[in-house]
C1' cells in the first nucleotide's frame, strides 16, 4: 500500500429501515435463608467518528480510525 471483515452498556453478543435495541455476565436493591451461596424479582447501562440518502438510519451509501485476516 491494495482487499475482505468486525466495531453495540464495564465484558461477551443478537438485531441489516419505523417495533421499550436481544439475551448473558458484572454491578446495586427487594423476596427467600440463622448467616453465607444457589434460586427468583426488579433497577442502571450501550448503537466508534463526520457527512449523504430517506418522511424516518443502530440498520443503506461514502469517507475517516481502530482491530484481525489475507495478498504485495
Nucleotide at each position: 500500500g491494495c482487499g475482505g471483515c468486525a466495531g453495540u452498556g464495564g465484558u461477551c453478543c443478537a438485531g441489516g429501515g419505523g417495533u421499550u435495541a436481544u439475551g448473558a455476565c458484572u454491578u446495586g436493591g427487594g423476596c427467600u435463608u440463622c448467616c453465607c451461596a444457589a434460586g427468583c424479582c426488579c433497577a442502571a447501562g450501550a448503537c466508534c467518528c463526520g457527512g449523504g440518502u430517506u418522511c424516518g438510519a443502530u440498520u443503506c451509501c461514502c469517507g475517516g480510525c481502530u482491530g484481525c485476516c489475507g495478498c504485495a
Overview:
Transfer RNA from Candidatus Methanolliviera sp. GoM_oil, 72 nucleotides, folded computationally. The same sequence occurs in records of 3 taxa. Model confidence (mean pLDDT): 82 of 100. Rfam family: tRNA. The literature on the family includes a 1993 paper in Trends Biochem Sci by Hou, "The tertiary structure of tRNA and the development of the genetic code". Rfam classes the family as a transfer RNA. RNAcentral holds the sequence, with entries from ENA.